[in-house]
Parts: sequence; C1' cells; structure tokens
RNA sequence: UUGGGAGUAGCGCAAUUGGAAGAGCACCGGAUUGUGGCUCCGGCGGUUGACGGUUCAAAUCCGUUCUCCCAAC
Repeated sequence: UUGGGAGUAGCGCAAUUGGAAGAGCACCGGAUUGUGGCUCCGGCGGUUGACGGUUCAAAUCCGUUCUCCCAAC
C1' cells in the first nucleotide's frame, strides 16, 4: 500500500438481513443470614467509534474517516 474482519452499557457479547437497543457478569438497594458468601427480588447504566447520505423509519443500507486484528506484496 492492497484485500478481508471487528468497533453496541464499566467488561466479554446479542439484536433472526430496515420497524420502540437487550441479556449475562460487575455496580447500587432490599429480602434471607448471628456476620459474610450463596440464592431471590428490584434498580442504575447507551450520541450503537466519528461525520455525512438514502428512507416515513438506520446498530443494520451507501460514502468518507479513526482505531484494532488477519492475510498478501
């Protein structure tokens, strides 16, 4: 430099091919317990890497760009 892949909550990841962004762990509160842990209930947390475009509607499609990984030269 070229080709391919990835980027979504604090973390590792989903979202069934455009139709209201989710679960787990972690964190906070409560129940339970002599205390803690385990378990159960509830809660908090998001500009879907950035900008723009298409569309009634975009995490999803298109363009540009940034970071990381793989391959080739």
Transfer RNA from an uncultured Clostridia bacterium, 73 nucleotides, folded computationally.
Its Rfam family is "tRNA". It is annotated as a transfer RNA.
The coordinates come from a structure-prediction model, not an experiment, and the mean pLDDT is 81.
It was read from a public genome assembly.